[in-house]
RNA sequence: AAUUCGCCCUUAGAGUUUGAUCCUGGCUCAGGAUGAACGCUGGCGGCGUGCCUAAUACAUGCAAGUCGAACGGAGUGCAGCGAUGCAUUCAGUGGCGAACGGGUGAGUAACGCGUUGGUAACCUGCCCUGGAGAGAGGGAUAACAGGCCGAAAGGCUUGCUAAUACCGCAUGAGCAGUGGAGGAAUAGCAGCUUCACUGCAAAGGGAGUAAUCCGCUCUGGGAGGGGCCUGCGACCCAUCAGCUAGUUGGUAAGGUAACGGCCUACCAAGGCGAUGACGGGUAGGGGACCUGAGAGGGUGGCCCCCCACAAUGGAACUGAAACACGGUCCAUACACCUACGGGUGGCAGCAGUAGGGAAUAUUGCAUAAUGGGCGAAAGCCUGAUGCAGCAACGCCGCGUGUGCGAUGAAGGCCUUCGGGUUGUAAAGCACUUUUGACCGGGAAGAGGAAGGACGGUACCGGUGGAAUAAGCCUCGGCUAACUACGUGCCAGCAGCCGCGGUAAAACGUAGGAGGCGAGCGUUAUCCGGAUUUACUGGGUGUAAAGCGCGUGCAGGCGGUCAGCUAAGUUGGGUGUGAAAGCUCCUGGCUCAACUAGGAGAGGUCGCUCAAGACUGGCGGACUGGAGAGCAGUAAGGGAAGGUGGAAUUCCGGGUGUAGUGGUGAAAUGCGUAGAUAUCCGGAGGAACACCAGUGGCGAAAGCGGCCUUUUGGACUGUAUUUGACGCUCAGACGCGAAAGGUAGGGGAGCAAACGCGAUUAGAGACCCCGGUAGUCCUAGCUGUAAACGAUGUUAAAAUGGCGCUGGAUGGGUAAAACCGAUCAGCGCCGGAGCACGCGCGAUAAGUUCACCACGUGGGGACCGCGGCCGCAAGGGUAAAACUCAAAGGAAUUGGCGGGGGCCCGCACAAGCAGCGGCGCAUGUGGUAUAAUUCGAUGCAAACCGAAGCACCUUACCUGGGCGUCACAUCCCGGGAAUGUUCUGGACACAGGAGAGUGCCCUUCGGGGAACCCGGAGACAGGUGCUGCAUGGCUGUCGUCAGCUCGUGUCGUGAGAUGUUGGGUUAAGUCCCGCAACGAGCGCAACCCUUGUCUUUAAUUGCCAUCAUUCAGUUGGGCACUUUAAAGAGACUGCCGGCGUUAAACCGGAGGAAGGUGGGGAUGACGUCAAGUCCUCAUGGCCUUUAUGCCCAGGGCUACACACGUGCUACAAUGGGUGGUACAAAGAGCAGCCAACUCGCGAGAGUGAGCAAAUCUCAAAAAGCCAUCCUCAGUUCGGAUUGGAGUCUGCAACUCGACUCCAUGAAGUCGGAAUCGCUAGUAAUCGCGGAUCAGCAUGCCGCGGUGAAUACGUUCCCGGGCCUUGCACACACCGCCCGUCA
Repeated sequence: AAUUCGCCCUUAGAGUUUGAUCCUGGCUCAGGAUGAACGCUGGCGGCGUGCCUAAUACAUGCAAGUCGAACGGAGUGCAGCGAUGCAUUCAGUGGCGAACGGGUGAGUAACGCGUUGGUAACCUGCCCUGGAGAGAGGGAUAACAGGCCGAAAGGCUUGCUAAUACCGCAUGAGCAGUGGAGGAAUAGCAGCUUCACUGCAAAGGGAGUAAUCCGCUCUGGGAGGGGCCUGCGACCCAUCAGCUAGUUGGUAAGGUAACGGCCUACCAAGGCGAUGACGGGUAGGGGACCUGAGAGGGUGGCCCCCCACAAUGGAACUGAAACACGGUCCAUACACCUACGGGUGGCAGCAGUAGGGAAUAUUGCAUAAUGGGCGAAAGCCUGAUGCAGCAACGCCGCGUGUGCGAUGAAGGCCUUCGGGUUGUAAAGCACUUUUGACCGGGAAGAGGAAGGACGGUACCGGUGGAAUAAGCCUCGGCUAACUACGUGCCAGCAGCCGCGGUAAAACGUAGGAGGCGAGCGUUAUCCGGAUUUACUGGGUGUAAAGCGCGUGCAGGCGGUCAGCUAAGUUGGGUGUGAAAGCUCCUGGCUCAACUAGGAGAGGUCGCUCAAGACUGGCGGACUGGAGAGCAGUAAGGGAAGGUGGAAUUCCGGGUGUAGUGGUGAAAUGCGUAGAUAUCCGGAGGAACACCAGUGGCGAAAGCGGCCUUUUGGACUGUAUUUGACGCUCAGACGCGAAAGGUAGGGGAGCAAACGCGAUUAGAGACCCCGGUAGUCCUAGCUGUAAACGAUGUUAAAAUGGCGCUGGAUGGGUAAAACCGAUCAGCGCCGGAGCACGCGCGAUAAGUUCACCACGUGGGGACCGCGGCCGCAAGGGUAAAACUCAAAGGAAUUGGCGGGGGCCCGCACAAGCAGCGGCGCAUGUGGUAUAAUUCGAUGCAAACCGAAGCACCUUACCUGGGCGUCACAUCCCGGGAAUGUUCUGGACACAGGAGAGUGCCCUUCGGGGAACCCGGAGACAGGUGCUGCAUGGCUGUCGUCAGCUCGUGUCGUGAGAUGUUGGGUUAAGUCCCGCAACGAGCGCAACCCUUGUCUUUAAUUGCCAUCAUUCAGUUGGGCACUUUAAAGAGACUGCCGGCGUUAAACCGGAGGAAGGUGGGGAUGACGUCAAGUCCUCAUGGCCUUUAUGCCCAGGGCUACACACGUGCUACAAUGGGUGGUACAAAGAGCAGCCAACUCGCGAGAGUGAGCAAAUCUCAAAAAGCCAUCCUCAGUUCGGAUUGGAGUCUGCAACUCGACUCCAUGAAGUCGGAAUCGCUAGUAAUCGCGGAUCAGCAUGCCGCGGUGAAUACGUUCCCGGGCCUUGCACACACCGCCCGUCA
């Protein structure tokens, strides 16, 4: 100093189920620990620790001896002539020790251990301390000597000998036994005092001259040690429920140190057990150790205590003590020796070996210290112990340098190419020397002279030099730390979730970073987190979980009032809880680990004193709980017996005739042998219409015509009685729907199985016709159901509203009705509260008490084995292996539904015209090919990219060429550029010839710009890949009416509300209402065009009036038409009706136009990894004498076939011929091309006009008039083919269009199926344009003629809003079950 009180200290979570959410619930992780092992790495020291497995087997050495002062003998050395003496050694007799110390944990679930007591039921060598003793004798034996046997171990025999070896006798202070007496409060026992009888000792040795010391015998006490008994404590399984014959007790004898069935005989029939006996499995126990906030959970290595064991099993001997690790005997297994006769052995002592195993050390030194044995002592012995060796196995400490040092060096890595990072890191400069090395000194550990294994160690001093010393793991989240390359669902990673299929922070490598550091990771195990077994501290309506219901023993719990008690409880005192450990304080090693001293803490412990509230116990009292009595009430409560009517079916009879029955539609069936229908009579069984009701009764299952008998319960009123008699209930017992089973009856209807008919791909089903068990009764069995309120039973108190059933009561009424308060029950709504939510809410799932049952992730598994029950069917009880990371509850948003409601759309319907059949054109697939370039593929690809494939285009193929290039930028040299021409060649290209000198500046030397040629390298180039790396653009749902936000509010939350509702609209359009109020993107409007009018303007347009002409040709005019600019107009504005007085709707007026007038442009949030890398742009990858570029030819045009889109037709509403009329919108100079001439014609020639309201294309066609054809493969139709031409173009062979003559195919209206269109629309008719040398049946536009139909929303398709179900969320093209492979 540590003490006490108080303060203080002390409790952490995360990932993973979903599209998202909350909850339930499991799995996983972060922490600590270890006698550890493995991988990589490794400098030093201190202190510890080190076969967890085979209690497997062991070579070799050592681990227990000692005493000559107990004894006889033998030997050696020294001295001596010798006798002899001294010293010493050895085996033997004898004593003590060997029962300690050391090892191990096999066995043991036990009084083995721990703790508390007891022993009056006991023992104790050596030691301490008392008392009393030791007299006199005897006979052997080992050693030794001789003989014999044996290989050996060893043994036999004869002879000699000693003792502190052995044996009697004497003595008895005493001890023991037996019997008796005495004393204190006590029945017995013990102890004490005392009497009698009986029994029991010894080495008078050893040393010493002696004193004396060491020994010996009997006995009392002590110390320490032990035996035995005992309360309590501490594992799992009930799929172990009954166990027990020395078993339980008694009596007697025996045995033991001692009690005892410990043993034996006899007697009795007991003893133990759900508070878990018996059985099985596992295990040495404790102090303690690890973890944890604690309560707990796990462990029992080192150290300490106890126990057990010693190759395995058994037994005793000796001894104070053993049933004995290094003793004996027997048996067994194993091993060794052997002369085959027989012997020997026991490392779980220390080392060590083999084996096993993931794995655990030296055949070391010393008795110096501590301790032990023997001895009088010296001393001897001691693998106990002290030390050393090996091992990072653990804990602790130290080091591998320190300071300065920016050109931020080089190198590495990354890069947006600028830089960044490694990084003050290095180098360099200055300094230090712990550690290691070498040299020198050198302990304590030993109380007093020497004597120290460790050890020349610790420690100290010196020398010299940065010198000798860093790794391991990780870097997707949890979890601190990121980039590049490689790889390409491969290789691999992974604790969980999960990464990897060509841009991997998750694999491998590198750089960098993070963490720890002589270590770092991994594996294994334990605790924690896990409140995930919940005592502290949880649950059971739906997540796992309330027994199907009751009666009830044990058990648990229990009303009011006092009294006694003191078991529980509380307090004080006291004993004990070994030491070590733990906590605190202080000390010693330089610190720490380690260690020493002190203090504290630790028990469900024992004893004692006290308290008396509460619980318990004892006896007493009470009436409120519970029961009984009395008076009443309601009811499908149970059991038995009787009885009634309706209906079905069957039987008999009558009437009567052809069907009936059944279904979605039918058929099987029944019926002319008379059905169905109808009437009368009869038989038989089962069930009880109406009343009938979220009405009644019962514990539940369940109970329904009426009557009788019998029986149970409930409720109300009263306050007569008992006096806590109560609640719950493991096991037990009883009841227990339907189906099923047994025996015997019964059997009308219904009806598993079965048969037939249908349906269907099939139909083992649904539907129909039949039909047997069964359904009914009696007896007995089964014992289960979604046996559900998915909600155990009892009790208490706590706001309400409405209704029903049964009482009783106050008021009221003539009686009712009705009103109020109340008890019991049955329901609905709802407050607080609860709950994850849904919901529950006095009939709780709220607040509390008591008791029982049950659950602990999903699957395996309402399963297997075992035992139990059952006639069987089966029931009840009830695991594990293995496997997954979830399984699950409620609610949310979507999507979906052969769910519902409302609504829309050429969606259907009503119509018109088509497609699908023919021929041709065109695109696609497929197939062929040197190539038939590529892309687009349901709607939303397929006359699409392509608004023009003979060459070019062109991307493809074959062949020929180029190699910084066809194209861009930069450098050097030369030359203007450029055009002309020759040779070879298919061309590209290659090789020549000759012409030509421009522009700008100039100091006249030259320089510069554009262009060309040559050279060098950087680079160019790519219609190569990836549209699943992208931008941009586009399609589609869909011009569908939707999609969202802010603030507020509601909800734990995802989310909801708004946006839903009532109306209305083309519309989330508008109005009303509303916890919403507003806003945005969409709708609408604003824009273009068209329809009417006005104004302005009037050429190339127009012409009413005037004049004129063949002709608006000209004059003139600008009214009209037209053109093109600006305006007006339409807004549900007006009226009526209807509607909510609204929004709107219906009708009307006026108006050119009426309810968005018609048409167009305009496409919300998003979906489809939709389409496009071949328009363009672009990341990454690939290519570079080629996947680039140039050229010629070919191909993209192929052709058995399949599909899409069109054109022309099949004819008379037509075709041919002749005549004749009326548009709009466009285009035009490398162009449109008039008129004229030629040609049958395509066209040619010539040539006016026009850059166009002027000229041209340009004829519009259908139409109208007239005529021929008269129903046919035709005067329809025009494919195909032959011949002859025209035009474009370098060039029409592959492969253009057109013309003429000739030819004259299929086709006579198109199967299943399918497309478009609602008005100037469909249909039909022609005209123009883009592209373009030429080429359209395609595309984009223009006008002419010009219909039919829509009742309506049941159905098909698509869509919108609300609602509902969902196990879907990649969202029904979903999910998912079974069989087979």

Small-subunit ribosomal RNA from an uncultured bacterium, 1381 nucleotides, folded computationally.
Its Rfam family is "Bacterial small subunit ribosomal RNA".
The sequence is in RNAcentral, with records from ENA and SILVA.